[in-house]
Molecule: transfer RNA
Organism: freshwater metagenome
RNA sequence: GGACCGUUAGCUCAGCGGUAGAGCGCUUCGUUGACAUCGAAGAGGUCACUGGUUCGAUCCCAGUACGGUCCACCA
Repeated sequence: GGACCGUUAGCUCAGCGGUAGAGCGCUUCGUUGACAUCGAAGAGGUCACUGGUUCGAUCCCAGUACGGUCCACCA
């Protein structure tokens, strides 16, 4: 330098055009002498960023940034 993949809740990941979900974690309540377990409820997201397409974009297109894999080049 080229090709491809990824970026969504604190973490790990789903969702892939119609107002965003799970598990774990966190908070509160119940249970316990207490802790843990278990049960119930809840908080938490400008879906990396900037444009475009569309009635409507996490999803499609282009660019940028960051991370990864492979190839090439130099030494």